Small-subunit ribosomal RNA, central domain from a metagenome, 354 nucleotides, folded computationally. The prediction has a mean pLDDT of 88. Its Rfam family is "Bacterial small subunit ribosomal RNA".
[in-house]
Context: one part of a larger RNA
RNA sequence: CUGGGUUUAAAGCGUGCGUAGUCGGUUCGGCAAGUUUUCUGUGAAAUCCUGCGGCUUAACCGCAGGGAUUGCAGAAAAUACUACCGGGCUUGAGGCCGGGGUAGGUGUGGGGUACUCUGGGGGUAGCGGUGAAAUGCUAUAAUCCCUAGAGGACCACACGUAGCGAAGGCGCCACACUGGAACGGGCCUGACGAUGAGGUACGAGAGCUAGGGGAGCAAACAGGAUUAGAUACCCUGGUAGUCCUAGCCGUAAACGAUGUGGGUUUAGUGUCCCUUGAACCUCGAGUUCGAGGGGUGCUGAAGGGAAACCGUUAAACCCACCACCUGGGGAGUACGGUCGCAAGGCUGAAACUU
Numbered sequence: 001c002u003g004g005g006u007u008u009a010a011a012g013c014g015u016g017c018g019u020a021g022u023c024g025g026u027u028c029g030g031c032a033a034g035u036u037u038u039c040u041g042u043g044a045a046a047u048c049c050u051g052c053g054g055c056u057u058a059a060c061c062g063c064a065g066g067g068a069u070u071g072c073a074g075a076a077a078a079u080a081c082u083a084c085c086g087g088g089c090u091u092g093a094g095g096c097c098g099g100g101g102u103a104g105g106u107g108u109g110g111g112g113u114a115c116u117c118u119g120g121g122g123g124u125a126g127c128g129g130u131g132a133a134a135u136g137c138u139a140u141a142a143u144c145c146c147u148a149g150a151g152g153a154c155c156a157c158a159c160g161u162a163g164c165g166a167a168g169g170c171g172c173c174a175c176a177c178u179g180g181a182a183c184g185g186g187c188c189u190g191a192c193g194a195u196g197a198g199g200u201a202c203g204a205g206a207g208c209u210a211g212g213g214g215a216g217c218a219a220a221c222a223g224g225a226u227u228a229g230a231u232a233c234c235c236u237g238g239u240a241g242u243c244c245u246a247g248c249c250g251u252a253a254a255c256g257a258u259g260u261g262g263g264u265u266u267a268g269u270g271u272c273c274c275u276u277g278a279a280c281c282u283c284g285a286g287u288u289c290g291a292g293g294g295g296u297g298c299u300g301a302a303g304g305g306a307a308a309c310c311g312u313u314a315a316a317c318c319c320a321c322c323a324c325c326u327g328g329g330g331a332g333u334a335c336g337g338u339c340g341c342a343a344g345g346c347u348g349a350a351a352c353u354u
Base pairs, nucleotide, nucleotide: 004325005324006323007308008307012322014202015201016200017199021195022194023193025089026088027087028086029085030084033082034081035078036077037076038075039074040073041072042071048066049065050064051063052062053061054060092192093189094188095187096185097184098183104178105177106176107175108174109173110172111155112154115151116150117149118148119147120146121145122144126137127136163170164169207248208247209246210245211244212243216242217241221237222236223235224234259321260320261319262318263317264316267299268298269297270296271295272294273293274292275291276290277289278288279287280286303310304309327354328353329352336347337346338345339344
C1' cells in the first nucleotide's frame, strides 16, 4: 500500500458548529471535458513468436515478417452515465402559520424542612460514640424540651425502563429574557443538501489564580481504637475544598464501551407528546376504546454474530463522508513541537524483551 476490521478480542474523536475536500434528488435542452469507438503518427534496438538462412549440429548469429510496448499526441464519430452551461419540478432541506408538551439555558425575586451557632426560659447528671470501647463534650450547667434570632448549603415526598438537551448535564415556587424538538396545515423558497481533514465553540468532577463566603460534609492532618503491624477499614475532631463572582484547566468506565446522515426489511406489547375517530359523560383542558406521526422501553421473524447477544432506536441489507486499529511489554514513556500560571494536556517513537 492493498485487504480485513472497530458493543465486549487492537480500534468510533467527549459533543456540536463548520472551512477545504469528497459525495449528492427529479426532468428537459445544450456542450462534448471525463467516458466509448475508429483512424493516423509516435512508442529505438536488443528481448519474444513464425519462416528462411549461416557456423558439421546445437547453443549462438543473420535476414524477413509478426507481436508486444497496456502509453502519448492528433483527427473523426457516439452521447447512456459523470462533469459543465441553461430552463423547469417537489419528494430532500429550509421558511411561514397554528395550538399543545418539556428538571433545555441565563438572570432576578420569593419560599420550605433539616442542620449548626447565638439570646431567653425550663430542667439535672450525664451526653456522645461502638462489635465492644476510648479519645471527645459537660458542673463556666452539657445532652434533652420550649421560644426568639442569625447563617450557609440544599430542595424530601410527587419521581416514573417519565421528560428535556449535541454532549457534559438539567429537579422547591414565580416572573423576565432565550434555545431546540414533535405534531397539524401543504401556504412559500426550489436541491439551497450529507459528511467534514484543518479550525472553532461547549465540555462532569478534581485542580489552579484573584476576591468573597463558610452551616453541614470532608482529602491532608491530629487523636482514640483494631491489629503481629494498621501510614487503612471503625470512632472523636478537622484544614483545603465543596458554595458565589471573574478567569484558567480540557480530562473521565466523557459508556449504548455502539461516529454522522440517508434508504430498505415480518411482528407483539408497555409508556410519553402531538393529531384524529367513536362511545360514555358528572359537559371538564373529562374517561375509555381505536387510527396516524414522533420519542422512549421490553419480547422477539428473517437476517447477523466467535458467542454473549443485536434485531425498524440493528450489531440485518445497502449508499455517502469522517475518525480509528494492525501481537504483549517497553509506553501513552523518551525526545522534539505546541498549549497551560502550575498541575499537566495534545501530538507521540525506538533500543531492548517476549